[in-house]
RNA sequence: GGGCGUGUGGCUCAGUGGUAGAGCGCAUUCCUGAUAAGAAUGAGGUCGAAGGUUCGAUCCCUUCCACGCCCA
Numbered sequence: 001g002g003g004c005g006u007g008u009g010g011c012u013c014a015g016u017g018g019u020a021g022a023g024c025g026c027a028u029u030c031c032u033g034a035u036a037a038g039a040a041u042g043a044g045g046u047c048g049a050a051g052g053u054u055c056g057a058u059c060c061c062u063u064c065c066a067c068g069c070c071c072a
Base pairs, nucleotide, nucleotide: 001071002070003069004068005067006066007065010024011023012022013021018055026042027041028040029039030038048064049063050062051061052060
């Protein structure tokens, strides 16, 4: 330099046009003599950035950024 892939709560991941969820973790409460386990409730994400298409974009298109793989 060329090609490909990934980027979503603290972590691991789903969601592939119609206003984002799960598990673990965290907080509070219940339970217990007290922990652990268990149960209930809750907080936490402008979906890597900027443009474009669309009535509507995490999702489609373009460019860029970070990381990884392959080729030279």
Background: A computed fold for a 72-nucleotide RNA from Candidatus Nealsonbacteria bacterium CG11_big_fil_rev_8_21_14_0_20_37_68, annotated as transfer RNA. Its Rfam family is "tRNA". The family's RNA type in Rfam is transfer RNA. The coordinates come from a structure-prediction model, not an experiment, and the mean pLDDT is 82. The organism belongs to Candidatus Nealsoniibacteriota, within Bacteria.